[in-house]
Context: one part of a larger RNA
């Protein structure tokens, strides 16, 4: 000197882009953060149309409107937070998989028959304070089964070729066996089943590189191999059973401590040193431990079950609860925002689609927290005007072209008129070209931000400067107070009666809506 998620002092006019618990992974009031589908189904608790009765209060059917609650599907594994753990194939980086998975999406091909019990929902009854939960009749499906068809696909036995990186792979081909499916419907499709191929996601493996201590020197029994199981989508002591005695280690095993990795990002010529917030990619966590269910994927933040620790409710039988989602509290802290608006754009989930949900996102508040832009006038004015302050004091020098005074100009700020781009789609009308739902061109409709941004009129110097230093490093000096006192102070040091170095003032100097101080890194 730079830098910084910074913080403390004074100060403070404005906009633009950004950032904004670094502490206690501490505790959490409240609201809100994941639903959606009636074109899978049974129905109908609300509504709204229609009709009918009517004591004018309603009631009762109907409904290609609509839907509470339940059944099914799909989603909840993404998207949001955090940085405790983790020194590891977790990361990076390069490479295997002939040891493997893949829901949605594409392309291919084949097919898509027939039949059964149930069960919520709803009704009837019943326990409980509640959370819930029982009986008992009855109903539907793309919800569950069962048959039948069936292979290039699975299982086993064989053959025959060709290649390879140990087990082996690939092609044709033979025999046995095993397995599949769901409708809906505007009739146009949508969908379902099964193989293959792709795309995309992931999974294992592996060679390298990735903290500090040796004042941690032995470490290890599933420990190392190995047959055989068993279990996994898959390999593998991953597990188990049995047999051998190995395996790692000064090229640092093991043990403590510390620590999420990297793309970056300070800083330096450079090599290096630091450091990992904000964006991005990767991993762990999700009150603290363990466990699986479900699913294409999860051992699942707003899913489940047990164990515990806390909070809360309880009729004392029992129950509820997890903000490291977005706002908020409260506590720690030197410190660190709003319980704001919208789904108008972008993505996302579901759906044929309207659309419906999104605290991702988009804005929008609050902070000088940084970065960067603009302003606070401009010009001319000398009797060098007063005041201050200083001197060699009947005078002189400094403030100082500085004000006054004259002319100008209006960013900015106030007023007051206009006034956006971001919007393209979707859906709807109309033409068109292919053929019947896809392109293609017109219209019409969508906007939280916001009357904002920007332009334009008016006004009229008007509404805007501090701050920290002045011994020497280090740019800028005298005067008064003070008297080793009070005080400075980053290093030298300054201060014991003439203190450029302390505390005022006048001048001056630096930097600029900022200046200083502490921290910290280079």
């Nucleotide at each position: 000197g730079g830098a910084u998620g910074a913080a403390c002092g004074c100060u403070a006019g404005c906009g633009g882009c950004a950032g904004g618990c670094c502490u206690a992974a501490c505790a959490c009031a409240u609201g809100c953060a994941a639903g959606u589908c009636g074109a899978a189904c049974g129905g109908u608790a609300a509504g709204g149309a229609u009709c009918a009765c009517u004591u004018c209060g309603g009631u009762g059917a109907u409904u290609a409107c609509a839907c509470g609650a339940g059944u099914g599907g799909c989603g909840c594994a993404c998207g949001g937070g955090u940085g405790a753990g983790u020194a590891a194939c977790g990361c990076g980086u390069a490479u295997g998989c002939a040891a493997c998975c893949u829901a949605c999406c594409c392309u291919u091909a084949a097919c898509u028959g027939g039949g059964g019990g149930a069960u919520a929902g709803c009704c009837c009854g019943g326990a409980g304070a509640a959370a819930u939960u029982c009986g008992g009749a009855u109903u539907a499906a793309u919800a569950c089964c069962c048959c039948a068809u069936a292979a290039c696909a699975c299982u086993a036995u064989a053959g025959u070729a060709a290649c390879a990186c140990c087990u082996g792979u690939u092609a044709c081909c033979a025999u046995a066996g095993u397995u599949a499916a769901a409708a809906c419907u505007c009739c146009g499709g949508u969908g379902g089943u099964u193989a293959a191929g792709g795309a995309u996601g992931g999974g294992c493996a592996u060679g390298c590189g990735u903290g500090a201590c040796a004042u941690u020197a032995g470490u290890u029994u599933g420990u190392u191999g190995g047959u055989g199981a068993g279990g996994u989508a898959a390999c593998g002591g991953c597990u188990c059973a049995c047999c051998a005695a190995g395996a790692c280690u000064a090229c640092g095993a093991u043990g403590u401590c510390u620590a999420g990795g990297g793309g970056g990002u300070c800083u330096g010529a450079g090599a290096g040193g630091a450091u990992g917030g904000u964006c991005c990619c990767c991993c762990a966590c999700a009150c603290u431990g363990g466990u699986a269910c479900u699913g294409a994927g999860a051992c699942a933040c707003g899913g489940a079950c047990c164990a515990g620790a806390c909070u809360c409710c309880u009729a004392c039988g029992g129950g509820a609860g997890g903000c490291a989602g977005c706002a908020g509290u409260g506590a720690g802290g030197a410190a660190u925002a709003u319980u704001g608006c919208g789904c108008a754009a972008u993505g996302g989930a579901c759906g044929a689609a309207a659309g419906u949900c999104u605290g991702a996102c988009g804005c929008a508040g609050c902070c000088a927290u940084g970065c960067c832009g603009c302003g606070u006038g401009c010009a001319g004015g000398a009797u060098g005007a007063c005041u201050g302050c200083c001197c060699u004091a009947u005078g002189g020098g400094u403030u100082g072209u500085a004000a006054a005074c004259u002319g100008c100009u209006u960013u900015u700020a106030u007023a007051c008129a206009g006034g956006a781009a971001g919007a393209a789609c979707u859906u709807c009308c109309c033409g068109g070209u292919c053929g019947u739902g896809a392109c293609c061109g017109g219209g019409a409709c969508u906007g939280a931000c916001g009357g904002u941004a920007c332009u334009g009129u008016a006004c009229g110097a008007a509404u805007a400067a501090g701050c920290a230093c002045c011994g020497g490093c280090u740019a800028a000096c005298u005067c008064c107070g003070u008297g080793c006192c009070a005080g400075c102070a980053g290093c030298c040091g300054c201060g014991g009666u003439a203190a450029u170095a302390c505390g005022g003032a006048g001048g001056g100097u630096g930097c600029a809506a900022g200046c200083g101080u502490u921290a910290u890194c280079c």
Predicted 3D model of a 522-nucleotide part of an RNA (small-subunit ribosomal RNA, 5' domain) from a metagenome. It matches the Rfam family "Bacterial small subunit ribosomal RNA".